[in-house]
Order: sequence, then C1' cells, then structure tokens
RNA sequence: GAAGCUGGCCAGGCAAUCGCGCCGGAAAUUCGAAAGACUUUCCGGGGAGGAAAGUCCGGGCUCCACAGGACAGGGUGCCAGGUAACGCCUGGGGGGUGAAAGCCUACGGAAAGUGCCACAGAAAAUAUACCGCCAGCACCUCAGGGUGCCGGUAAGGGUGAAAUGGUGCGGUAAGAGCGCACCGCGUAACUGGCAACAGUUGCGGCAGGGUAAACCCCACCCGGAGCAAGACCAAAUAGGGGAACACUGGCGUGGUCCGCGCUGUUCCCGGGUAGGUUGCUUGAGGAACAUGGUGACAUGUUUCCCAGAUGAAUGAUUGCCCUCGACAGAACCCGGCUUAUCGGCCAGCUUCCUUU
RNA sequence: GCCGGAGUAGCUCAGUCGGUAGAGCAACUGAUUCGUAAUCAGUAGGUCGGAGGUUCGAUUCCUCUCUCCGGCACCA
Repeated sequence: GAAGCUGGCCAGGCAAUCGCGCCGGAAAUUCGAAAGACUUUCCGGGGAGGAAAGUCCGGGCUCCACAGGACAGGGUGCCAGGUAACGCCUGGGGGGUGAAAGCCUACGGAAAGUGCCACAGAAAAUAUACCGCCAGCACCUCAGGGUGCCGGUAAGGGUGAAAUGGUGCGGUAAGAGCGCACCGCGUAACUGGCAACAGUUGCGGCAGGGUAAACCCCACCCGGAGCAAGACCAAAUAGGGGAACACUGGCGUGGUCCGCGCUGUUCCCGGGUAGGUUGCUUGAGGAACAUGGUGACAUGUUUCCCAGAUGAAUGAUUGCCCUCGACAGAACCCGGCUUAUCGGCCAGCUUCCUUU
Repeated sequence: GCCGGAGUAGCUCAGUCGGUAGAGCAACUGAUUCGUAAUCAGUAGGUCGGAGGUUCGAUUCCUCUCUCCGGCACCA
C1' cells in the first nucleotide's frame, strides 16, 4: 500500500429571525370566602431514534385469590455461567465452511411405542433377488459354447433422495467381516475437565436405513387480561323491553374440573355522554473513576436530570461551509431479537506485495 | 395504541396423517337456431402474497416480511 474480518461511535454543521407544545418563575384581567383555577404577556430551561418500526420473546406496573391443586394446551432443548427475566448475552464443546483472521449452527432421544417413505425398483425394513457370476445334473452342438432344472452368492450392472460399514490384501467353484491391516462404529477401563466432551489402551466382526420444524418420550419453564389496564370527578338519559339461569345455579376466569370470592347476575335490543384529573415519567436510568471476573456482568464512590402530547408539539425562512445528507417520527415503561438504512470515523486482527 | 383474522385461476371459495392443486360463475372454440339467449360438448388459464429454512419432496411444517379486514371507552 491492497484485499478482507471483528468490535465500538456518529447520523450534515454553525449563526440569525419567526413559530409550535411542555416545565419553572414573574405580572395583568376574570372567577372564588380562601386554597387556587382559566386566559394573555415576558424571562429562563430542555424538546424523537439507533432502530421510536414489526409486536416476535421476556419482565415491571394495574385488575381479577398478589395466583392455589389436577388434567389439557403451549414453549425451550450440547455444557457452564450472567440477568429482574428470556427463545437474550458471555465463555466453552461438537459439527459445517474459509488459505487465514473469522463466520454459521432448532445441536436431547430413532434397540419405549406408533405412523410415513409417492414414482421407479427384486427389495424401502419381520426382509429379499431382475440382469449377472459360479458349482452340479440333463439335453443340443459348427466343439468356441448354448438351453433347461436345482442350488450357492451379493463382488459387478440396473432403480432411487436413500439399498444393510469403506479401502486394500488374502481367500474361494464364484463370492461374502469369511480372515487380516487401516479408517469408521459400538462398548469397557483409565486420564484430563465443574460439565458438554476429548485423549489413550483393550475388547467386539458390525449389532435393526431416514424422518421427531410427524405423533410421541425425557428434562425444565409457563395463571389470564392488558394504560382503550386501573382509580377519581362531572354531565346526560326511558334506570324501558326481551332472553338465560336462579343455590346440583350465574359471574369473576380467555380450555375443563376442584378450590376461593361475590350474589339478582349475565347477555341482547333500545337510550345517554362521548368532558376533565390521575396513572405519566427518577428509571433493573445516564456519565466518569476504582475494584473483582477471560467475559457477559457485579459492587462501591462522585456527579447529572435528559420529551411527556391527547387531533396529538419538535417546524419554516435566510446566510455561510462541506464529503450535498439514508432508513425513518415517541404515546405506560424497561431488557432483547428481527427487519429497514446514504455514508463517515476510531480501535484490534488476518493474508499478500513493496521498501528499510 | 392494544388485540384478533385472512391472502389459492379474472371473481367467490374447497384442498389434513407432506407425494402431479380442484369446484361454481366468467372467458374462448364447436354444436343447436333464420339470428341471439338458454342448453350440450370441449379447451385454455395458477411464481398457492414474497424471502429463507426443515425434508428426497412443502399450498400444507418452522422463521422473517408485505398487504388487506375486523374489534375496543364511559353511564344507566
């Protein structure tokens, strides 16, 4: 210098003017006995994101027994740790991929049982034999061989996505783990490791294919609903009509039963209001430093306050500069994952080339 | 904002232990008729919303994503 990998950060900048919604302070008007409230003006402060998104997981919060028992149902799935919790993260193991840094990985169980494997093929799982190869017997013969019967065989061909360990040597009538060596597989012991697992040695000729993102088995986890939850105030209306069941009932409870709580409760038609306050932002919060840990993370000290709307604010104009600016807009709040995204910066690492 | 449902032929819908995707209407061709409609016979038309994975094989099973539709407050 080039190519590539991993992690982190930024998301046009600066200035002026006008405007929007929130909070704090001050003043004025109106209302009120007061506390205080509405409106207007001025000053000060701060005003979207890394994904605010999809709503796919997990938790907080609220209500229903602060959540109970059984079944059903759902989820997760190598091992250890982190965490409020997780399907997330960190570290490690196995497998795959790349020359390497690195990246990917739904990765428990198929001798507990059941199901399925279309077409093709002899045979798709209790096994079996189309062509072929070989022995024996009989017949024919142009003396090379051919045909038939009865057996052996699974080496070769053929079918298929998949065919009952692979390669080589020996062996045999032809063959075959039939025998041997190596590889693979299973199993026992020992060693290392918390474990997943790995290694060494011995033994076993091999022991029944695939599919569990098919049912299922094993281990662990899960109560339901959601801020339009829930609580309070105000206004208005016909507390009208119908249905169900009324204590072996109904509802809370979205699958069933038990249990618990309440008891005239639920549903439908019809009617009215569609206003305000609260929940509403200080939080498993951010930053810096120190300590422990390989790391995720934890602990301690100091310091900071950083949107809170409810037709819903964060915009417009002008000037200068540059590399000419992507995806996209909070709505109860957090931790993740996934998806979308113009570009730029920093750090570490791998390979190649050049120079010293 | 929160919760639920659906994408299959031009339209409306079927499609289950995963194995060549169907029906009705519509379209086209032929017959029938003087001609049209109706009727009869036949034909064509499908990236199963998109992408990836599991599997020998996916409309079907799993994950991500796009589009469309529906429901919700309070009082008595």
Two RNAs folded together computationally: RNase P RNA and transfer RNA, 432 nucleotides in total. Model confidence (mean pLDDT): 80 of 100. Rfam match: Bacterial RNase P class A. Rfam classes the family as a ribozyme.